[in-house]
This is a predicted structure of a 105-nucleotide RNA (SAM riboswitch aptamer (S box leader)) from Draconibacterium sp. It matches the Rfam family "SAM riboswitch aptamer (S box leader)". Gene Ontology term of the family: regulation of gene expression. Rfam describes the family as follows. The SAM riboswitch is found upstream of a number of genes which code for proteins involved in methionine or cysteine biosynthesis in Gram-positive bacteria. Taxonomically the source falls in Draconibacterium (Bacteria, Pseudomonadati, Bacteroidota, Bacteroidia). Its mean pLDDT, the model's own confidence on a scale to 100, is 84.
RNA sequence: UGAUUAUAUGGAAGAGUGGAAAGAUCGGGCUCACAGAAGCUCUGGCAACCGACUGUUGACUACAGGAAAGGUGCCAAUACCCAGCCGGAAACGGAAUUAUAAUUU
Numbered sequence: 001u002g003a004u005u006a007u008a009u010g011g012a013a014g015a016g017u018g019g020a021a022a023g024a025u026c027g028g029g030c031u032c033a034c035a036g037a038a039g040c041u042c043u044g045g046c047a048a049c050c051g052a053c054u055g056u057u058g059a060c061u062a063c064a065g066g067a068a069a070g071g072u073g074c075c076a077a078u079a080c081c082c083a084g085c086c087g088g089a090a091a092c093g094g095a096a097u098u099a100u101a102a103u104u105u
Base pairs, nucleotide, nucleotide: 002104003103004102005101006100007099008098013043014042015041016040017039022031023030027082028081029080044075045074046073049071050070053065054064055063056062079097085094086093087092
């Protein structure tokens, strides 16, 4: 970097530094921000994908469970909303894209 699978309307913020943007991309909106954005650092927290643990099973790459010392991730608003592709009169559903995890290349 690519592929596969799973999940994405829940949850969880303070300080320091920094100094103007940020909310993935294009279009439209809306929100947030000098009462201090992004980024970086520290601390705290959330969650429970992997791992660890307990149980079920003939067995497992399966299932169930509680915990949170390990590896990640995350901590405004539904993936901020709509539109953009397919179906539909619409509501809505699906796909694609994106993000994260695990496996693989």